[in-house]
A computed fold for a 73-nucleotide RNA from a Nanobdellia archaeon, annotated as transfer RNA. The sequence is in RNAcentral, with records from ENA. Its mean pLDDT, the model's own confidence on a scale to 100, is 86. NCBI's taxonomy places the organism under Archaea, Nanobdellati, Nanobdellota, Nanobdellia. Its Rfam family is "tRNA". The family's RNA type in Rfam is transfer RNA.

RNA sequence: GGGGCUGUAGUUUAGUCUGGUAGAAUAUCGGGCUCCAGACCCGAGGACCCCGGUUCAAAUCCGGGCAGCCCCA
Numbered sequence: 001g002g003g004g005c006u007g008u009a010g011u012u013u014a015g016u017c018u019g020g021u022a023g024a025a026u027a028u029c030g031g032g033c034u035c036c037a038g039a040c041c042c043g044a045g046g047a048c049c050c051c052g053g054u055u056c057a058a059a060u061c062c063g064g065g066c067a068g069c070c071c072c073a
Stems, first nucleotide, its partner, number of pairs: 001072007010026004020056001028044005049065005
């Protein structure tokens, strides 16, 4: 220098192919339970790597970047 894959709550991830309410687990916080705590039950807040384009509508499609991993040279 060229190519491929990946990037979503604090963490692990589903969804991307085929555009249409961003979901789960765990952690955190609140409540219940308990003498207290843990476990268990209920609830709350919390995310699409960045910029641009297409579209009524983009995590998803297109272009350019950034980061990580791998391959070629």